A computed fold for a 119-nucleotide RNA from a Bacteroidales bacterium, annotated as SAM riboswitch aptamer (S box leader). It was read from a public genome assembly, where an Rfam model found it. The prediction has a mean pLDDT of 78.
[in-house]
RNA sequence: GAUUUAUAAAGAAGGGUGGAGAGAUUAGGCUCGGCGAAGCCCUAGCAACCUUCCCGUCAGGGCGGGAGUGGUGCUAAUACCUAAUCCGGGGAUCGAAAGGCUUCCGGAGUUUAUAAAUA
Numbered sequence: 001g002a003u004u005u006a007u008a009a010a011g012a013a014g015g016g017u018g019g020a021g022a023g024a025u026u027a028g029g030c031u032c033g034g035c036g037a038a039g040c041c042c043u044a045g046c047a048a049c050c051u052u053c054c055c056g057u058c059a060g061g062g063c064g065g066g067a068g069u070g071g072u073g074c075u076a077a078u079a080c081c082u083a084a085u086c087c088g089g090g091g092a093u094c095g096a097a098a099g100g101c102u103u104c105c106g107g108a109g110u111u112u113a114u115a116a117a118u119a
Stems, first nucleotide, its partner, number of pairs: 002118007013043005021032003026083004044075003049071002052067006079111001085108007093100002
């Protein structure tokens, strides 16, 4: 890197270094940033995916609850928002109609991120 499954509107800060960008990008917005961005280091914290331990239920598997040992991960804004796809509904407009353009709402999918497993 690939595949599968699960989750993604919750939660969580300081210091040092650094010196202009960052928020996944293909695009459009919007926001943060010399009152110091990204990156790196240290400390702290959040969560409960795996592991470890405890409790309940259960024949067992499993399920639920708690702790927080270790392994990751994370600590602005819904994954910042929308589109890059499809379906349904409403408004407005053009049209004889089918339908077209545009906008709003909802659902699914895609994409992305994290964890675990597999070859």
Of the family's consensus pairs, 83% are formed in the model. Lineage of the source: Bacteria > Pseudomonadati > Bacteroidota > Bacteroidia > Bacteroidales.